[in-house]
RNA sequence: GCGGAUAUUGCAUAGUGGUAGUGCCCUUGCCUUCCAAGCAAGAGGUGCGGGUUCGAUUCCCGCUAUCCGCC
Numbered sequence: 001g002c003g004g005a006u007a008u009u010g011c012a013u014a015g016u017g018g019u020a021g022u023g024c025c026c027u028u029g030c031c032u033u034c035c036a037a038g039c040a041a042g043a044g045g046u047g048c049g050g051g052u053u054c055g056a057u058u059c060c061c062g063c064u065a066u067c068c069g070c071c
Stems, first nucleotide, its partner, number of pairs: 001070007010024004018054001026042005047063005
């Protein structure tokens, strides 16, 4: 230099155009003499910039980062 893959909450992970879900963690409440466990509720997320579309995490283009391959 060329080609490919990936990017979703503190961590891990799903989501093929229509309210972004699950587990762990965290907060609050219930339960318990207390703790743990259990139950319920809650907070917190689509790498960045454009485009297409009534509507984009999803489709297209570019950039950035990481990984793989070729030279």
This is a predicted structure of a 71-nucleotide RNA (transfer RNA) from Chlorella vulgaris. The sequence is in RNAcentral, with records from Rfam. Rfam family: tRNA. The family's RNA type in Rfam is transfer RNA. Model confidence (mean pLDDT): 81 of 100.